[in-house]
């Protein structure tokens, strides 16, 4: 000096949940809140799962579909944590 674990000390970040706004939904901003997280930081790149406008199929009730959305779903990729032990 890297590298990987653990604690500490000062810090990040924000589930659910209220409000707001966009969306067909799912779901996602923007404020509040704080379950929790050492990458709970970006990336949709493989799987996984939600959704089903629009399409197709049905006499109808519906059923199938991602081009949509999830990175706090699993993984891969990039990039990074002041001082201490």
């Nucleotide at each position: 000096g890297c590298u990987a674990u653990a604690a500490u000390c000062a810090g990040g970040c924000u589930a659910a949940c209220c409000u707001u706004c966009c969306u067909a939904a799912a779901g996602g901003u923007a404020g509040g809140g704080g379950c929790g997280c050492a990458a709970a930081a970006c990336u949709a790149u493989g799987g996984g799962u939600c959704u089903a406008a629009g399409g197709g199929c049905g006499g109808g009730a519906g059923c199938c579909u991602a081009u949509g959305a999830u990175u706090g779903c699993c993984a891969g990729g990039u990039u990074g944590c002041a001082a201490u032990u």
Molecule: c-di-GMP-I riboswitch aptamer
Organism: Allolucifera butyrica